This is a predicted structure of a 73-nucleotide RNA (transfer RNA) from a Candidatus Omnitrophota bacterium. Lineage of the source: Bacteria > Pseudomonadati > Candidatus Omnitrophota. It matches the Rfam family "tRNA". About the family: Transfer RNA (tRNA) molecules are approximately 80 nucleotides in length.
RNA sequence: GGGCCGGUAGUUCAGUUGGGAGAACACUUCGUUCGCAACGAAGGGGUCGGCAGUUCGAAUCUGCUCCGGUCCA
Numbered sequence: 001g002g003g004c005c006g007g008u009a010g011u012u013c014a015g016u017u018g019g020g021a022g023a024a025c026a027c028u029u030c031g032u033u034c035g036c037a038a039c040g041a042a043g044g045g046g047u048c049g050g051c052a053g054u055u056c057g058a059a060u061c062u063g064c065u066c067c068g069g070u071c072c073a
Stems, first nucleotide, its partner, number of pairs: 001072007010025004019056001027043005049065005
C1' cells in the first nucleotide's frame, strides 16, 4: 500500500426484500426478608464510529474517512 471482517445502551451482542432501535447482564425504585443474597414488578439510559450522497424514508444501500482484527505484498 491492497483485500476481507468488525464498530449499535455501562458491558456482551442481536437486528437483510430500507419504515417498530432491541435482548441479556449491569444500574435505579418498589415488593418479599430482622438484614443481605436470590426472586418478582416497574423504570432510566443510544445523535447505531465520523462526514457526505441516494431515497418520501437509512443502523441497513453508495463514496470518503477514523479505530480494531486478520490475510497478502